[in-house]
RNA sequence: CGGGUGGUAGCUCAGUCAGUAGAGCGCUCGUCUUCGGGACGAGAGGUCGGAGGUUCAAAUCCUUUCCACCCGA
Repeated sequence: CGGGUGGUAGCUCAGUCAGUAGAGCGCUCGUCUUCGGGACGAGAGGUCGGAGGUUCAAAUCCUUUCCACCCGA
RNA backbone atom coordinates (compact mmCIF):
# COMPACT_ATOMS: atom_id res chain seq x y z
P C A 1 -1.34 3.83 3.49
O5' C A 1 -0.78 2.89 2.30
C5' C A 1 -0.68 3.40 0.98
C4' C A 1 -0.68 2.24 0.00
C3' C A 1 -1.92 1.36 0.00
O3' C A 1 -2.99 1.92 -0.72
C1' C A 1 0.00 0.00 0.00
P G A 2 -4.50 1.59 -0.32
O5' G A 2 -4.71 0.10 -0.85
C5' G A 2 -4.73 -0.17 -2.23
C4' G A 2 -4.89 -1.66 -2.49
C3' G A 2 -6.06 -2.32 -1.79
O3' G A 2 -7.30 -2.12 -2.43
C1' G A 2 -4.13 -3.63 -1.49
P G A 3 -8.67 -2.08 -1.55
O5' G A 3 -8.89 -3.60 -1.12
C5' G A 3 -9.16 -4.59 -2.10
C4' G A 3 -9.14 -5.97 -1.50
C3' G A 3 -10.09 -6.20 -0.33
O3' G A 3 -11.45 -6.39 -0.72
C1' G A 3 -8.00 -7.11 0.19
P G A 4 -12.64 -6.01 0.25
O5' G A 4 -12.58 -7.15 1.37
C5' G A 4 -12.83 -8.50 1.03
C4' G A 4 -12.57 -9.41 2.21
C3' G A 4 -13.37 -9.11 3.46
O3' G A 4 -14.70 -9.61 3.41
C1' G A 4 -11.12 -9.48 4.05
P U A 5 -15.88 -8.89 4.19
O5' U A 5 -15.61 -9.28 5.71
C5' U A 5 -15.71 -10.63 6.13
C4' U A 5 -15.28 -10.78 7.59
C3' U A 5 -15.99 -9.87 8.58
O3' U A 5 -17.27 -10.34 8.94
C1' U A 5 -13.67 -9.84 8.98
P G A 6 -18.42 -9.27 9.27
O5' G A 6 -17.97 -8.64 10.66
C5' G A 6 -18.02 -9.42 11.86
C4' G A 6 -17.21 -8.77 12.97
C3' G A 6 -17.73 -7.45 13.51
O3' G A 6 -18.81 -7.61 14.40
C1' G A 6 -15.39 -7.32 13.19
P G A 7 -19.85 -6.38 14.57
O5' G A 7 -19.04 -5.28 15.39
C5' G A 7 -18.47 -5.60 16.66
C4' G A 7 -17.84 -4.36 17.30
C3' G A 7 -18.83 -3.24 17.57
O3' G A 7 -18.52 -2.58 18.80
C1' G A 7 -17.10 -2.47 16.16
P U A 8 -19.45 -2.76 20.03
O5' U A 8 -20.93 -2.52 19.48
C5' U A 8 -21.45 -1.20 19.30
C4' U A 8 -22.93 -1.19 19.46
C3' U A 8 -23.46 -1.83 20.74
O3' U A 8 -23.38 -0.95 21.85
C1' U A 8 -24.70 -2.64 18.90
P A A 9 -22.96 -1.61 23.28
O5' A A 9 -24.20 -1.33 24.22
C5' A A 9 -24.56 0.00 24.58
C4' A A 9 -25.04 0.06 26.02
C3' A A 9 -24.14 -0.65 27.03
O3' A A 9 -24.14 0.08 28.24
C1' A A 9 -26.30 -1.58 27.12
P G A 10 -22.93 1.06 28.60
O5' G A 10 -21.90 0.11 29.36
C5' G A 10 -20.70 0.67 29.94
C4' G A 10 -20.06 -0.35 30.86
C3' G A 10 -19.80 -1.70 30.22
O3' G A 10 -18.54 -1.72 29.59
C1' G A 10 -21.00 -2.01 32.23
P C A 11 -18.40 -2.49 28.13
O5' C A 11 -18.35 -4.03 28.50
C5' C A 11 -17.28 -4.59 29.26
C4' C A 11 -17.53 -6.06 29.53
C3' C A 11 -17.85 -6.90 28.29
O3' C A 11 -16.68 -7.32 27.60
C1' C A 11 -19.44 -7.34 29.96
P U A 12 -16.73 -7.63 26.03
O5' U A 12 -17.62 -8.93 25.91
C5' U A 12 -17.16 -10.17 26.44
C4' U A 12 -18.17 -11.28 26.18
C3' U A 12 -18.68 -11.37 24.76
O3' U A 12 -17.78 -12.07 23.90
C1' U A 12 -20.51 -11.47 26.26
P C A 13 -17.81 -11.75 22.29
O5' C A 13 -19.35 -11.48 22.10
C5' C A 13 -19.96 -11.70 20.83
C4' C A 13 -21.37 -12.19 21.02
C3' C A 13 -22.31 -11.89 19.87
O3' C A 13 -22.15 -12.83 18.82
C1' C A 13 -23.37 -11.33 21.91
P A A 14 -22.77 -12.47 17.37
O5' A A 14 -24.31 -12.86 17.58
C5' A A 14 -25.29 -12.18 16.85
C4' A A 14 -26.65 -12.59 17.36
C3' A A 14 -27.80 -12.13 16.46
O3' A A 14 -28.03 -13.04 15.40
C1' A A 14 -28.24 -11.50 18.70
P G A 15 -27.90 -12.55 13.91
O5' G A 15 -29.02 -11.44 13.74
C5' G A 15 -30.38 -11.76 14.05
C4' G A 15 -31.18 -10.50 14.26
C3' G A 15 -31.08 -9.47 13.13
O3' G A 15 -31.96 -9.79 12.07
C1' G A 15 -30.86 -8.40 15.23
P U A 16 -31.37 -10.26 10.65
O5' U A 16 -30.48 -9.02 10.21
C5' U A 16 -31.07 -7.82 9.71
C4' U A 16 -30.13 -7.13 8.76
C3' U A 16 -29.66 -7.98 7.57
O3' U A 16 -30.59 -7.94 6.52
C1' U A 16 -27.82 -6.88 8.56
P C A 17 -31.22 -9.24 5.91
O5' C A 17 -32.37 -8.46 5.13
C5' C A 17 -32.08 -7.52 4.12
C4' C A 17 -32.84 -7.91 2.86
C3' C A 17 -34.25 -7.32 2.80
O3' C A 17 -34.21 -6.06 2.13
C1' C A 17 -34.28 -9.66 2.33
P A A 18 -34.51 -4.66 2.86
O5' A A 18 -34.65 -4.90 4.45
C5' A A 18 -33.64 -4.48 5.29
C4' A A 18 -34.04 -3.31 6.19
C3' A A 18 -35.51 -3.21 6.62
O3' A A 18 -35.60 -2.73 7.95
C1' A A 18 -34.91 -1.24 5.54
P G A 19 -36.47 -3.59 9.05
O5' G A 19 -37.64 -2.59 9.42
C5' G A 19 -37.35 -1.39 10.18
C4' G A 19 -38.63 -0.76 10.66
C3' G A 19 -39.69 -1.73 11.16
O3' G A 19 -40.41 -1.14 12.24
C1' G A 19 -40.55 -0.45 9.36
P U A 20 -40.24 -1.81 13.68
O5' U A 20 -40.77 -0.68 14.68
C5' U A 20 -40.40 0.70 14.44
C4' U A 20 -40.27 1.40 15.76
C3' U A 20 -39.12 0.92 16.65
O3' U A 20 -38.60 2.02 17.38
C1' U A 20 -41.16 0.60 17.78
P A A 21 -37.05 2.32 17.33
O5' A A 21 -36.38 0.91 17.62
C5' A A 21 -36.27 0.47 18.94
C4' A A 21 -35.56 -0.87 19.02
C3' A A 21 -35.36 -1.36 20.43
O3' A A 21 -36.51 -2.05 20.86
C1' A A 21 -33.32 -1.53 19.21
P G A 22 -36.64 -2.59 22.38
O5' G A 22 -35.99 -4.02 22.25
C5' G A 22 -35.59 -4.75 23.41
C4' G A 22 -35.12 -6.13 23.01
C3' G A 22 -34.38 -6.89 24.09
O3' G A 22 -35.28 -7.51 24.99
C1' G A 22 -33.17 -7.00 22.06
P A A 23 -34.82 -7.81 26.50
O5' A A 23 -33.95 -9.14 26.34
C5' A A 23 -34.53 -10.34 25.86
C4' A A 23 -33.49 -11.44 25.76
C3' A A 23 -32.67 -11.68 27.01
O3' A A 23 -33.33 -12.50 27.94
C1' A A 23 -31.23 -11.55 25.14
P G A 24 -33.11 -12.26 29.52
O5' G A 24 -31.67 -12.91 29.78
C5' G A 24 -31.46 -14.29 29.58
C4' G A 24 -29.98 -14.61 29.68
C3' G A 24 -29.27 -14.08 30.91
O3' G A 24 -29.46 -14.90 32.05
C1' G A 24 -28.01 -13.57 29.00
P C A 25 -29.62 -14.21 33.52
O5' C A 25 -28.15 -13.65 33.83
C5' C A 25 -27.08 -14.55 34.02
C4' C A 25 -25.75 -13.82 34.01
C3' C A 25 -25.61 -12.70 35.03
O3' C A 25 -25.34 -13.17 36.35
C1' C A 25 -24.82 -11.97 32.95
P G A 26 -25.93 -12.36 37.61
O5' G A 26 -25.29 -10.90 37.50
C5' G A 26 -23.91 -10.71 37.72
C4' G A 26 -23.50 -9.29 37.38
C3' G A 26 -24.18 -8.19 38.16
O3' G A 26 -23.61 -8.01 39.45
C1' G A 26 -24.16 -7.63 35.88
P C A 27 -24.56 -7.53 40.66
O5' C A 27 -25.05 -6.07 40.27
C5' C A 27 -24.12 -5.00 40.18
C4' C A 27 -24.83 -3.70 39.83
C3' C A 27 -26.02 -3.34 40.70
O3' C A 27 -25.63 -2.73 41.91
C1' C A 27 -26.59 -3.08 38.43
P U A 28 -26.50 -2.99 43.26
O5' U A 28 -27.81 -2.15 43.01
C5' U A 28 -27.77 -0.73 42.93
C4' U A 28 -29.14 -0.16 42.66
C3' U A 28 -30.25 -0.67 43.57
O3' U A 28 -30.27 -0.01 44.83
C1' U A 28 -30.98 -0.74 41.32
P C A 29 -30.80 -0.81 46.13
O5' C A 29 -32.37 -0.89 45.89
C5' C A 29 -33.16 0.30 45.87
C4' C A 29 -34.58 -0.02 45.45
C3' C A 29 -35.28 -1.10 46.24
O3' C A 29 -35.78 -0.64 47.51
C1' C A 29 -35.65 -1.46 43.94
P G A 30 -35.94 -1.67 48.74
O5' G A 30 -37.20 -2.55 48.32
C5' G A 30 -38.48 -1.96 48.18
C4' G A 30 -39.49 -2.94 47.62
C3' G A 30 -39.64 -4.26 48.39
O3' G A 30 -40.47 -4.14 49.53
C1' G A 30 -39.49 -4.70 46.08
P U A 31 -40.22 -5.09 50.78
O5' U A 31 -40.77 -6.50 50.31
C5' U A 31 -42.16 -6.68 50.02
C4' U A 31 -42.42 -8.09 49.52
C3' U A 31 -41.88 -9.20 50.39
O3' U A 31 -42.70 -9.48 51.51
C1' U A 31 -41.34 -9.62 48.12
P C A 32 -42.03 -10.02 52.86
O5' C A 32 -41.56 -11.51 52.50
C5' C A 32 -42.51 -12.49 52.18
C4' C A 32 -41.82 -13.80 51.79
C3' C A 32 -40.78 -14.30 52.76
O3' C A 32 -41.34 -14.96 53.88
C1' C A 32 -39.95 -14.46 50.54
P U A 33 -40.73 -14.71 55.34
O5' U A 33 -39.28 -15.35 55.28
C5' U A 33 -39.11 -16.75 55.10
C4' U A 33 -37.66 -17.09 54.84
C3' U A 33 -36.68 -16.60 55.90
O3' U A 33 -36.63 -17.46 57.03
C1' U A 33 -35.86 -16.14 53.73
P U A 34 -36.99 -16.88 58.49
O5' U A 34 -36.02 -15.65 58.64
C5' U A 34 -36.41 -14.52 59.44
C4' U A 34 -35.21 -13.92 60.13
C3' U A 34 -34.03 -13.62 59.23
O3' U A 34 -34.19 -12.39 58.56
C1' U A 34 -33.27 -14.75 61.16
P C A 35 -33.65 -12.28 57.01
O5' C A 35 -32.08 -12.24 57.17
C5' C A 35 -31.42 -11.14 57.80
C4' C A 35 -29.94 -11.40 57.95
C3' C A 35 -29.20 -11.75 56.66
O3' C A 35 -28.85 -10.60 55.91
C1' C A 35 -28.60 -13.28 58.34
P G A 36 -28.85 -10.72 54.28
O5' G A 36 -27.68 -11.74 53.95
C5' G A 36 -26.32 -11.38 54.17
C4' G A 36 -25.43 -12.57 53.95
C3' G A 36 -25.53 -13.24 52.59
O3' G A 36 -24.74 -12.58 51.60
C1' G A 36 -25.65 -14.86 54.26
P G A 37 -25.35 -12.29 50.12
O5' G A 37 -25.58 -13.73 49.51
C5' G A 37 -24.47 -14.57 49.16
C4' G A 37 -24.91 -15.98 48.97
C3' G A 37 -25.96 -16.22 47.90
O3' G A 37 -25.43 -16.29 46.59
C1' G A 37 -26.60 -17.30 49.87
P G A 38 -26.27 -15.65 45.36
O5' G A 38 -27.64 -16.49 45.35
C5' G A 38 -27.62 -17.87 45.03
C4' G A 38 -28.95 -18.51 45.32
C3' G A 38 -30.13 -18.01 44.53
O3' G A 38 -30.21 -18.60 43.23
C1' G A 38 -30.72 -18.08 46.79
P A A 39 -30.95 -17.79 42.02
O5' A A 39 -32.50 -17.91 42.38
C5' A A 39 -33.15 -19.18 42.38
C4' A A 39 -34.60 -19.05 42.81
C3' A A 39 -35.42 -18.03 42.03
O3' A A 39 -35.91 -18.55 40.80
C1' A A 39 -35.77 -17.70 44.33
P C A 40 -36.06 -17.57 39.52
O5' C A 40 -37.32 -16.67 39.87
C5' C A 40 -38.60 -17.27 40.03
C4' C A 40 -39.59 -16.28 40.61
C3' C A 40 -39.75 -14.98 39.85
O3' C A 40 -40.58 -15.08 38.71
C1' C A 40 -39.54 -14.52 42.15
P G A 41 -40.28 -14.12 37.44
O5' G A 41 -40.79 -12.70 37.94
C5' G A 41 -42.17 -12.49 38.21
C4' G A 41 -42.39 -11.14 38.84
C3' G A 41 -41.88 -9.94 38.05
O3' G A 41 -42.74 -9.58 36.98
C1' G A 41 -41.26 -9.69 40.30
P A A 42 -42.13 -8.86 35.67
O5' A A 42 -41.77 -7.41 36.18
C5' A A 42 -42.80 -6.50 36.57
C4' A A 42 -42.22 -5.27 37.25
C3' A A 42 -41.28 -4.42 36.42
O3' A A 42 -41.95 -3.56 35.51
C1' A A 42 -40.35 -4.76 38.56
P G A 43 -41.18 -3.12 34.13
O5' G A 43 -40.01 -2.17 34.66
C5' G A 43 -40.30 -0.94 35.30
C4' G A 43 -39.05 -0.31 35.90
C3' G A 43 -37.99 0.09 34.91
O3' G A 43 -38.28 1.33 34.27
C1' G A 43 -36.98 -1.00 36.75
P A A 44 -37.60 1.66 32.83
O5' A A 44 -36.14 2.18 33.25
C5' A A 44 -35.99 3.31 34.07
C4' A A 44 -34.55 3.43 34.54
C3' A A 44 -33.51 3.53 33.44
O3' A A 44 -33.37 4.84 32.95
C1' A A 44 -32.83 1.92 35.02
P G A 45 -33.17 5.11 31.38
O5' G A 45 -31.74 4.47 31.10
C5' G A 45 -30.58 4.98 31.74
C4' G A 45 -29.41 4.06 31.53
C3' G A 45 -29.12 3.73 30.07
O3' G A 45 -28.37 4.75 29.42
C1' G A 45 -29.11 1.75 31.35
P G A 46 -28.91 5.42 28.06
O5' G A 46 -28.44 4.39 26.94
C5' G A 46 -27.09 3.91 26.93
C4' G A 46 -26.64 3.62 25.53
C3' G A 46 -26.94 4.70 24.49
O3' G A 46 -25.86 4.75 23.56
C1' G A 46 -27.94 2.67 23.85
P U A 47 -24.90 6.11 23.57
O5' U A 47 -25.65 7.06 22.54
C5' U A 47 -25.66 6.75 21.15
C4' U A 47 -26.99 7.10 20.55
C3' U A 47 -26.99 7.21 19.04
O3' U A 47 -27.15 5.94 18.43
C1' U A 47 -28.07 9.10 19.99
P C A 48 -26.60 5.73 16.95
O5' C A 48 -25.97 4.27 17.05
C5' C A 48 -24.94 3.95 17.99
C4' C A 48 -24.53 2.51 17.84
C3' C A 48 -24.02 2.12 16.46
O3' C A 48 -23.00 1.14 16.59
C1' C A 48 -25.91 0.83 16.97
P G A 49 -21.87 0.97 15.43
O5' G A 49 -20.72 1.97 15.88
C5' G A 49 -20.40 2.09 17.28
C4' G A 49 -19.30 3.10 17.48
C3' G A 49 -19.45 4.38 16.70
O3' G A 49 -20.32 5.32 17.30
C1' G A 49 -17.28 3.53 16.39
P G A 50 -21.24 6.26 16.39
O5' G A 50 -20.19 7.27 15.74
C5' G A 50 -19.48 8.18 16.57
C4' G A 50 -18.64 9.11 15.72
C3' G A 50 -19.37 9.85 14.61
O3' G A 50 -20.10 10.97 15.07
C1' G A 50 -17.36 8.99 13.80
P A A 51 -21.48 11.37 14.29
O5' A A 51 -20.97 11.87 12.86
C5' A A 51 -20.18 13.06 12.78
C4' A A 51 -19.75 13.31 11.34
C3' A A 51 -20.86 13.35 10.30
O3' A A 51 -21.57 14.57 10.27
C1' A A 51 -19.09 12.02 9.50
P G A 52 -23.15 14.57 9.82
O5' G A 52 -23.13 14.26 8.26
C5' G A 52 -22.60 15.21 7.35
C4' G A 52 -22.39 14.62 5.97
C3' G A 52 -23.63 14.14 5.24
O3' G A 52 -24.41 15.19 4.67
C1' G A 52 -21.93 12.53 5.03
P G A 53 -26.02 14.95 4.48
O5' G A 53 -26.11 13.84 3.32
C5' G A 53 -25.68 14.15 2.01
C4' G A 53 -25.70 12.93 1.12
C3' G A 53 -27.06 12.32 0.86
O3' G A 53 -27.79 13.02 -0.15
C1' G A 53 -25.53 10.60 1.36
P U A 54 -29.43 12.96 -0.14
O5' U A 54 -29.80 11.46 -0.54
C5' U A 54 -29.53 10.97 -1.84
C4' U A 54 -30.02 9.55 -1.98
C3' U A 54 -31.45 9.32 -1.58
O3' U A 54 -32.36 9.66 -2.64
C1' U A 54 -30.09 7.66 -0.61
P U A 55 -33.69 10.53 -2.30
O5' U A 55 -34.59 9.55 -1.43
C5' U A 55 -35.05 8.33 -1.97
C4' U A 55 -35.65 7.46 -0.89
C3' U A 55 -36.69 8.13 -0.02
O3' U A 55 -37.97 8.21 -0.63
C1' U A 55 -35.18 6.91 1.33
P C A 56 -38.82 9.55 -0.48
O5' C A 56 -39.27 9.57 1.04
C5' C A 56 -39.90 10.74 1.60
C4' C A 56 -40.47 10.41 2.97
C3' C A 56 -39.50 9.68 3.90
O3' C A 56 -38.64 10.58 4.58
C1' C A 56 -41.58 8.55 3.89
P A A 57 -37.09 10.17 4.75
O5' A A 57 -37.13 8.91 5.73
C5' A A 57 -37.58 9.06 7.08
C4' A A 57 -37.76 7.72 7.74
C3' A A 57 -36.53 6.83 7.77
O3' A A 57 -35.67 7.15 8.83
C1' A A 57 -38.42 5.57 7.07
P A A 58 -34.11 7.17 8.57
O5' A A 58 -33.71 5.62 8.39
C5' A A 58 -34.04 4.67 9.41
C4' A A 58 -32.92 3.67 9.58
C3' A A 58 -31.58 4.27 10.06
O3' A A 58 -30.90 3.33 10.84
C1' A A 58 -31.29 3.27 7.94
P A A 59 -31.12 3.26 12.39
O5' A A 59 -29.95 2.27 12.92
C5' A A 59 -28.62 2.72 12.88
C4' A A 59 -27.70 1.52 12.82
C3' A A 59 -27.65 0.84 11.45
O3' A A 59 -26.72 1.45 10.60
C1' A A 59 -27.94 -0.78 13.18
P U A 60 -27.12 1.68 9.02
O5' U A 60 -27.43 0.22 8.45
C5' U A 60 -26.42 -0.79 8.49
C4' U A 60 -26.99 -2.12 8.05
C3' U A 60 -27.50 -2.16 6.62
O3' U A 60 -27.21 -3.42 6.02
C1' U A 60 -29.28 -2.65 8.11
P C A 61 -26.01 -3.51 4.97
O5' C A 61 -26.48 -2.54 3.77
C5' C A 61 -27.22 -3.04 2.68
C4' C A 61 -27.38 -1.97 1.60
C3' C A 61 -26.15 -1.10 1.36
O3' C A 61 -25.21 -1.74 0.50
C1' C A 61 -28.05 0.27 1.53
P C A 62 -23.64 -1.44 0.69
O5' C A 62 -23.46 0.01 0.07
C5' C A 62 -23.68 0.25 -1.30
C4' C A 62 -23.47 1.71 -1.64
C3' C A 62 -22.15 2.31 -1.16
O3' C A 62 -21.07 2.01 -2.03
C1' C A 62 -23.93 3.76 -0.61
P U A 63 -19.58 1.87 -1.40
O5' U A 63 -19.16 3.36 -1.09
C5' U A 63 -19.03 4.30 -2.15
C4' U A 63 -18.71 5.68 -1.62
C3' U A 63 -17.53 5.78 -0.65
O3' U A 63 -16.29 5.80 -1.33
C1' U A 63 -19.36 7.00 0.21
P U A 64 -15.00 5.12 -0.61
O5' U A 64 -14.64 6.14 0.57
C5' U A 64 -14.26 7.48 0.28
C4' U A 64 -14.29 8.33 1.53
C3' U A 64 -13.43 7.85 2.69
O3' U A 64 -12.07 8.19 2.54
C1' U A 64 -15.58 8.45 3.47
P U A 65 -10.93 7.20 3.14
O5' U A 65 -11.04 7.48 4.71
C5' U A 65 -10.77 8.77 5.23
C4' U A 65 -11.22 8.87 6.69
C3' U A 65 -10.62 7.84 7.63
O3' U A 65 -9.31 8.18 8.06
C1' U A 65 -12.94 7.99 8.00
P C A 66 -8.29 7.03 8.52
O5' C A 66 -8.78 6.70 10.00
C5' C A 66 -8.71 7.67 11.03
C4' C A 66 -9.28 7.14 12.33
C3' C A 66 -8.72 5.80 12.78
O3' C A 66 -7.46 5.93 13.43
C1' C A 66 -11.06 5.78 12.98
P C A 67 -6.45 4.69 13.37
O5' C A 67 -7.08 3.57 14.33
C5' C A 67 -7.25 3.82 15.72
C4' C A 67 -8.03 2.71 16.39
C3' C A 67 -7.49 1.31 16.16
O3' C A 67 -6.38 0.99 16.99
C1' C A 67 -9.83 1.32 15.85
P A A 68 -5.30 -0.06 16.41
O5' A A 68 -6.01 -1.47 16.58
C5' A A 68 -6.33 -1.97 17.87
C4' A A 68 -7.07 -3.28 17.78
C3' A A 68 -6.43 -4.33 16.90
O3' A A 68 -5.37 -5.03 17.53
C1' A A 68 -8.73 -4.21 16.41
P C A 69 -4.16 -5.59 16.63
O5' C A 69 -4.75 -6.87 15.90
C5' C A 69 -5.18 -8.00 16.65
C4' C A 69 -6.01 -8.95 15.80
C3' C A 69 -5.32 -9.48 14.55
O3' C A 69 -4.42 -10.55 14.82
C1' C A 69 -7.51 -8.78 14.00
P C A 70 -3.19 -10.81 13.83
O5' C A 70 -3.86 -11.41 12.53
C5' C A 70 -4.50 -12.67 12.56
C4' C A 70 -5.15 -12.98 11.24
C3' C A 70 -4.25 -12.93 10.02
O3' C A 70 -3.45 -14.10 9.87
C1' C A 70 -6.27 -11.81 9.55
P C A 71 -2.05 -14.03 9.09
O5' C A 71 -2.47 -13.82 7.56
C5' C A 71 -3.15 -14.84 6.86
C4' C A 71 -3.50 -14.41 5.46
C3' C A 71 -2.35 -13.86 4.62
O3' C A 71 -1.52 -14.89 4.08
C1' C A 71 -4.22 -12.45 4.40
P G A 72 0.03 -14.60 3.77
O5' G A 72 0.00 -13.59 2.54
C5' G A 72 -0.50 -14.01 1.27
C4' G A 72 -0.62 -12.83 0.33
C3' G A 72 0.66 -12.06 0.07
O3' G A 72 1.54 -12.70 -0.84
C1' G A 72 -1.12 -10.55 0.43
P A A 73 3.13 -12.53 -0.70
O5' A A 73 3.37 -11.03 -1.20
C5' A A 73 3.07 -10.69 -2.55
C4' A A 73 3.14 -9.18 -2.74
C3' A A 73 4.47 -8.53 -2.38
O3' A A 73 5.43 -8.66 -3.41
C1' A A 73 2.70 -7.28 -1.45
The RNA shown here (transfer RNA) has 73 nucleotides and comes from a Candidatus Saccharimonadota bacterium. It matches the Rfam family "tRNA".